Annotation:
The part of an RNA shown here (small-subunit ribosomal RNA, central domain) has 349 nucleotides and comes from a metagenome. Model confidence (mean pLDDT): 89 of 100. The RNAcentral record of the full RNA draws on SILVA.

[in-house]
Context: one part of a larger RNA
RNA sequence: UUGGGCGUAAAGAGCUCGUAGGUGGCUCCGUAAGUCAGAGGUGAAAUACAAUGGCUCAACCAUUGACACGCCUUUGAAACUACAGAGCUUGAGUUCGGGAGAGGAAAGUGGAAUUCCUGGAGUAGCGGUGAAAUGCGUAGAUAUCAGGAGGAACACCAGUGGCGAAGGCGACUUUCUGGACCGAUACUGACACUGAGGAGCGAAAGCUAGGGGAGCAAACAGGAUUAGAUACCCUGGUAGUCCUAGCCGUAAACGAUGGGCACUAGGUGUGGGGGGAUCGACCCCUUCCGUGCCGCAGUUAACGCAUUAAGUGCCCCGCCUGGGGAGUACGACCGCAAGGUUGAAACUC
Numbered sequence: 001u002u003g004g005g006c007g008u009a010a011a012g013a014g015c016u017c018g019u020a021g022g023u024g025g026c027u028c029c030g031u032a033a034g035u036c037a038g039a040g041g042u043g044a045a046a047u048a049c050a051a052u053g054g055c056u057c058a059a060c061c062a063u064u065g066a067c068a069c070g071c072c073u074u075u076g077a078a079a080c081u082a083c084a085g086a087g088c089u090u091g092a093g094u095u096c097g098g099g100a101g102a103g104g105a106a107a108g109u110g111g112a113a114u115u116c117c118u119g120g121a122g123u124a125g126c127g128g129u130g131a132a133a134u135g136c137g138u139a140g141a142u143a144u145c146a147g148g149a150g151g152a153a154c155a156c157c158a159g160u161g162g163c164g165a166a167g168g169c170g171a172c173u174u175u176c177u178g179g180a181c182c183g184a185u186a187c188u189g190a191c192a193c194u195g196a197g198g199a200g201c202g203a204a205a206g207c208u209a210g211g212g213g214a215g216c217a218a219a220c221a222g223g224a225u226u227a228g229a230u231a232c233c234c235u236g237g238u239a240g241u242c243c244u245a246g247c248c249g250u251a252a253a254c255g256a257u258g259g260g261c262a263c264u265a266g267g268u269g270u271g272g273g274g275g276g277a278u279c280g281a282c283c284c285c286u287u288c289c290g291u292g293c294c295g296c297a298g299u300u301a302a303c304g305c306a307u308u309a310a311g312u313g314c315c316c317c318g319c320c321u322g323g324g325g326a327g328u329a330c331g332a333c334c335g336c337a338a339g340g341u342u343g344a345a346a347c348u349c
Base pairs, nucleotide, nucleotide: 003321004320005319006318007303008302012317014201015200016199017198021194022193023192025088026087027086028085030083031082033081034080035077036076037075038074039073040072041071042070049065050064051063052062053061054060091191092188093187094186095184096183097182098181103177104176105175106174107173108172109171110154115149116148117147118146119145120144125136126135162169163168206247207246208245209244210243211242215241216240220236221235222234223233258316259315260314261313262312263311266294267293268292269291270290271289272288273287274286275285276284298305299304322349323348324347331342332341333340334339
């Protein structure tokens, strides 16, 4: 609990779609619910407030006034909101023509590298470290050549480059498919924004079932280091990492910055498109959309932000209200479990 806030002090939900609700462009006409004006009624008295008066003053008491912010009835007004009707095109959407992109899903293909196997050739070491050792090797290793198997990831291109709502997406080809952008006329005619509940998506790890398993590697074992070393270093190594189907629903899910619209100096890169100029790819001018840096006004506690706002306004949602206890307990819902969501209090400083 009025209010003031939410980049870093407490505070923006991980993200999207969307129900109710809230809010909503321009013009004309009408109604009169809100709104505004007039009149009437009511709003008891006492108290409280102001003025005056009475007890010698005061407390106290009396009179008058004002107030009683409200409600009801009635008569009007019609600018704004609302409602009903008619229209408009700039918001929103549709159509057509283009080009860009690691956007998504499925199938197929490729080369480099690691590991393993087979064969050739070859001999005593290899590997590893700060130094070593464990380990591998005369049953022929390492290094080298040829062939084969298998899994995972895609060097260079590569870029504060691109795409996606976010999570995220990077070899190549094909198929299916979503969105955005630019240009153009035509069409619909406010169809819009946000969004409590709700639904869907959602890294990694983890779970269930079935596959797969090259490299890496929690756990684990050994060797070192050390006072110790349940670590850092080394040699091994299982879950897992990969695929299919399902679950989990959390992250410093970060721009630590919710979404939409409008307005408010510039400069300079870069990505996509259009127009102009030019003989012309380039260069130059201009315009729309994205993505960076610098910077004025303004703002901020400062740092900083600054047309991609943290500036100036409007609309809608979420959230905060001293630290600890505690994101705990209890209850409820969800989950196979792990746990998740919601979420206190005593006490204490």